[in-house]
RNA sequence: GCUGGUGUAGCUCAGUGGUAGAGCGCGGGUCUUGUAAACCUGAGGUCCUGAGUUCAAUCCUCAGUACCAGUA
Numbered sequence: 001g002c003u004g005g006u007g008u009a010g011c012u013c014a015g016u017g018g019u020a021g022a023g024c025g026c027g028g029g030u031c032u033u034g035u036a037a038a039c040c041u042g043a044g045g046u047c048c049u050g051a052g053u054u055c056a057a058u059c060c061u062c063a064g065u066a067c068c069a070g071u072a
Base pairs, nucleotide, nucleotide: 001071002070003069004068005067006066007065010024011023012022013021018055026042027041028040029039030038048064049063050062051061052060
């Protein structure tokens, strides 16, 4: 340089055209002499950036960008 893949909550990852979820973590509560565990509850996201298609884009198309892998 070329080819392919991955960017979604603090972390690990789902989701698939109709304004986004789980586990862990974090805050509060119940319980306990206290802590942990368990249970209940809550907060937290411009879905990497820009443009295009569409009534509507996290999802489709193009470009850019970061990282990973392959290849000369």
This is a predicted structure of a 72-nucleotide RNA (transfer RNA) from Cymbomonas tetramitiformis. Its Rfam family is "tRNA". RNAcentral holds the sequence, with entries from ENA.